A computed fold for a 600-nucleotide part of an RNA from a groundwater metagenome, annotated as large-subunit ribosomal RNA, domain I.
It matches the Rfam family "Bacterial large subunit ribosomal RNA". Gene Ontology terms of the family: structural constituent of ribosome and ribosome.
Context: one part of a larger RNA
RNA sequence: GGCUAAUGGUGAAUGACUUGGUGUCAACAGGCGAUGAAGGACGUGGUAAGCUGCGAUAAGCCUCGGGGAGCCGCAAACUGGCUUUGAUCCGGGGAUUUCCGAAUGGGACAACCCUAGCUGGGUUAUACCGGCUAACCGGCGGCUGAAUUCAAUAGGCCGUCAGGAGCGAACCGAGAGAACUGAAACAUCUCAGUAACUCGAGGUAAUAGAAAUCAGUAGAGAUUCCCCUAGUAGCGGCGAGCGAACGGGGAAGAGCCUAAACCCGUCAAACGUGAUAGCUGAUGCGCGUUGUUUGGCGGGGGUUGCAGGGCCUUAUCGGACGACAGCAUUGUGUCGUCGGGAAGUUACAAAGAUACCUCUUAAUCAAACAGUCUGGAACGACUGACCAAAGAAGGUGAUAGUCCUGUAGGUGAAAAGAGAGUAUUCUUCCUGGAUAAGGUACCUAAUUACCAUGGGGCACGUGGAAUCCUGUGGGAAUCCGGGAGGACCAUCUUCCAAGGCUAAAUACUAGUUGGCGACCGAUAGUGAACUCAGUAACGCGAGUGAAAGUUGAAAAGUACCCCGGAAGGGGAGUGAAAUAGUACCUGAAACCGUUAGCUU
Repeated sequence: GGCUAAUGGUGAAUGACUUGGUGUCAACAGGCGAUGAAGGACGUGGUAAGCUGCGAUAAGCCUCGGGGAGCCGCAAACUGGCUUUGAUCCGGGGAUUUCCGAAUGGGACAACCCUAGCUGGGUUAUACCGGCUAACCGGCGGCUGAAUUCAAUAGGCCGUCAGGAGCGAACCGAGAGAACUGAAACAUCUCAGUAACUCGAGGUAAUAGAAAUCAGUAGAGAUUCCCCUAGUAGCGGCGAGCGAACGGGGAAGAGCCUAAACCCGUCAAACGUGAUAGCUGAUGCGCGUUGUUUGGCGGGGGUUGCAGGGCCUUAUCGGACGACAGCAUUGUGUCGUCGGGAAGUUACAAAGAUACCUCUUAAUCAAACAGUCUGGAACGACUGACCAAAGAAGGUGAUAGUCCUGUAGGUGAAAAGAGAGUAUUCUUCCUGGAUAAGGUACCUAAUUACCAUGGGGCACGUGGAAUCCUGUGGGAAUCCGGGAGGACCAUCUUCCAAGGCUAAAUACUAGUUGGCGACCGAUAGUGAACUCAGUAACGCGAGUGAAAGUUGAAAAGUACCCCGGAAGGGGAGUGAAAUAGUACCUGAAACCGUUAGCUU
């Protein structure tokens, strides 16, 4: 020096564990903000660096409930306090809430500086301190008021409005819109109307939506979503690729309101009359700035394709009463009240209120086991019992239905909030018109449909290219009308554009609560299980971004003695164990020693 064995050091793997993650399901919630948000800065404790809480009333104040013996957060200790006159704690409501931040009196290098008016304190008077007001835009109201004499408009000023702004994960609508890539290159094409960007909205989300839709000789009957149809028909440098619909089966289910004709009222303008049109049909009296036309506004009316509606005539049916229509009579019409009937707050009109009920935000009641043995400890073993609408789970000195917290099953709210239903109130509508027949041709959404051209979008790349949207230029019809049925025409069928509203089935999850997992178990699982993680550290910056869990049942965390300057160790003591001593569970290997044997 090597090998072997034993025993140590170092080291941290492995095993076991879980405070943390992760996926998913259900329910809730789906917003917060000028009454100042989200997010921060700075403060705040007797001692106080960090986190948490809170805001100069500062680990808190008031009040209403719950709860019932301890409490003054993580987090020990000292000091000092609170509490059965009910503290700490849990929940509802309220008060306070510095400064920055949309940040909004002005400014600024965020958490700072400076000002004006009114007002309170203070001063002899300033100074100084406190409170309120003072940004911009918009709506509404008022006062003013140019170019332009008046009027009007623009503009200005004042008042007023819980108006707007800013933040927030995804989902949604709209605008604008790539490239890598694929085509084995690449240009049409694809990726893809995707990503990133911008604007806007909502929360039983949004969009869409009650046919100018489909279909095919038979019919269906708004929209949305799912499964088929079907990788079919098609489109396509007919390459790569893209890719329907009809129809069928399901989820859900709901239909409505205007514009116009016509009537009434009102306002304005124009026209027109002087004895006449008109004022309600008739007659008489009376009036005459009344009437006609056009336009605006309000009310009624009306809303469709089997065309519908208006207006006129006729017939039939239709509760009562009152008022008015210049006056009287008669008829008629309009309006109101009562009665009767119907409906209603997601569309079809609209604001709700009260009571009951249910739920949420604290809680509360809740069954049943002992002995012996082993052991440090019984939840183990043995013996014998009991409960169970409770044998989910967690904890307790080892493995507990019967020890604790709980669990099954019940009960419960002063206050605040939410919800469906019922009742009352309330509101609206009908009765006030309806039906039938006939007539009339008054209305039924115009710079629209459509055409040409340039584009876009439709599964459809210009193609024979319909249908849909649109820049530019042209430009209809009015029910004997118009659109569509994939060029176009005819026939036939079907529907009625150019106005609007609409629940459900559908999408998503930042957040709250609960459950579950052939999900992870500290190099895993979130980047982050930990005293201080989006921290330390890095970067000018946008931004990048870690490592780090485990004594023990209980600190019982080693009094005292000895060596040593200390670190550390030897005794002693605690403990079941100290080779469990805070460098702490287990403690592999590499690597480094010590002892012994063999060997060179």